[in-house]
Context: one part of a larger RNA
RNA sequence: UGACGGGGACCCGCACAAGCGGUGGAGCAUGUGGUUUAAUUCGAAGCAACGCGAAGAACCUUACCUGGGCUUGACAUCUAAGCGGCCGCCCCUUAACCGGGGCUUCCCUUCGGGGCGCUUAAGACAGGUGGUGCAUGGUUGUCGUCAGCUCGUGUCGUGAGAUGUUGGGUUAAGUCCCGCAACGAGCGCAACCCUUAUCCUUAGUAGCCAGCAUUAGGUUGGGCACUCUAGGGAGACUGCCGGGGCCAACCCGGAGGAAGGUGGGGAUGACGUCAAAUCAUCAUGCCCCUUAUGCCCAGGGCCACACACGUGCUACAAUGGCGCAAACAAAGGGACGCGACCCCGCGAGGGCAGGCAAAUCCCAGAAAAUGCGUCCCAGUUCGGAUUGCAGGCUGCAACCCGCCUGCAUGAAGCCGGAAUCGCUAGUAAUCGCGGAUCAGCAUGCCGCGGUGAAUACGUUCCCGGGUC
Numbered sequence: 001u002g003a004c005g006g007g008g009a010c011c012c013g014c015a016c017a018a019g020c021g022g023u024g025g026a027g028c029a030u031g032u033g034g035u036u037u038a039a040u041u042c043g044a045a046g047c048a049a050c051g052c053g054a055a056g057a058a059c060c061u062u063a064c065c066u067g068g069g070c071u072u073g074a075c076a077u078c079u080a081a082g083c084g085g086c087c088g089c090c091c092c093u094u095a096a097c098c099g100g101g102g103c104u105u106c107c108c109u110u111c112g113g114g115g116c117g118c119u120u121a122a123g124a125c126a127g128g129u130g131g132u133g134c135a136u137g138g139u140u141g142u143c144g145u146c147a148g149c150u151c152g153u154g155u156c157g158u159g160a161g162a163u164g165u166u167g168g169g170u171u172a173a174g175u176c177c178c179g180c181a182a183c184g185a186g187c188g189c190a191a192c193c194c195u196u197a198u199c200c201u202u203a204g205u206a207g208c209c210a211g212c213a214u215u216a217g218g219u220u221g222g223g224c225a226c227u228c229u230a231g232g233g234a235g236a237c238u239g240c241c242g243g244g245g246c247c248a249a250c251c252c253g254g255a256g257g258a259a260g261g262u263g264g265g266g267a268u269g270a271c272g273u274c275a276a277a278u279c280a281u282c283a284u285g286c287c288c289c290u291u292a293u294g295c296c297c298a299g300g301g302c303c304a305c306a307c308a309c310g311u312g313c314u315a316c317a318a319u320g321g322c323g324c325a326a327a328c329a330a331a332g333g334g335a336c337g338c339g340a341c342c343c344c345g346c347g348a349g350g351g352c353a354g355g356c357a358a359a360u361c362c363c364a365g366a367a368a369a370u371g372c373g374u375c376c377c378a379g380u381u382c383g384g385a386u387u388g389c390a391g392g393c394u395g396c397a398a399c400c401c402g403c404c405u406g407c408a409u410g411a412a413g414c415c416g417g418a419a420u421c422g423c424u425a426g427u428a429a430u431c432g433c434g435g436a437u438c439a440g441c442a443u444g445c446c447g448c449g450g451u452g453a454a455u456a457c458g459u460u461c462c463c464g465g466g467u468c
Stems, first nucleotide, its partner, number of pairs: 008468006015459002019423005026314008034305002042053002064300007073125001077124002079121006088103005106115003127289002130287003136283002138278003141274001143272001148187006154163003167178003193266004198234007207224003212221002237260001240254005316416001320375006332363003337356002342351003382413001387408007429451007
């Protein structure tokens, strides 16, 4: 000077408390450990690994295993020789790759050659998802959006250092005010950025429809007032009033206002910490392999299963299940695409095919809610695992190992021990919708809207953090 203390003081945070809903019990999905295996590729490891890298493992992917093959190589540059094509097609062989054979228009030219490509040979070399994240760059997590971390000059101290940055108030904040041997400054905070909430204005199609006409229908004429869309602007600043405070900063209350004291949300992450993570995104030093630790191919594996844990989905029912009727979104995606209407099928789906590079057309039916009916507390008209049969779709191919539909089957489960998690408002809870990846495959992830609570006395205690 720090760090630490079952030392003290002060202050924060869904940290506790007050509430609401879960996890831990069941079935299933998924990740992990373990075990098994020829292989079950590798990494991630308390918080901060475990629906994580993986925004898509049937082949491919693929890095693993078994077997079959190649050796200047699947890929780059250089040298020599030969050939004229490359592409493509056919035959034999093969599980396929490999191997053997056949057919088939190169271009320019000063005729020396050149360009391009292929083959062969030799070697320089290629190649490595092999090792080391404790040799590294880059990127990322975390403390933590916590309020801190420093510098110049001056002053003090022999010095390490101190001061400033401490103190009194105040704030979400080292935010601001006052004081002070300090005076200033930088990185952080805040603001500037995006979005959302109100209004004005410009514009009026593909959007909208008040009045007029028209229609089954904003369908058409017409109109751009309204909704909306997307450009520009206004608006919030403790600006105004009252009280408190030191006549300060600031705090409390009020007015006006769509919004009030940072209005809500996002982006933004200081100096540093964890030899934190990543050599398997990529790059890269060193080490290692070089007829193999490289490359190609077929099949298998990553999907195993006595077990153990994490994260989820669905439930155990009546605030519910089922049937019928009938409302109201937002945000997205679409050309190798989205696919309407109509027809066929109980259905998954199929046939035909209008329209749409999309405020035009399509995906697209929102669901919970609401009305009516039914069930009457039961392992049930709850629950749907498992299994049988019959089908559909994608794809060269669904045996290992996809998704979906119909019929049948109808398991565990009657609210979950110790323990433990999330959330303070349009939040929790609950309901559906979309997207990325993607041929196909979502209970995961990333978004969108609908319905819409309870509670916070307080800071003694648990955890984490800040200052002295």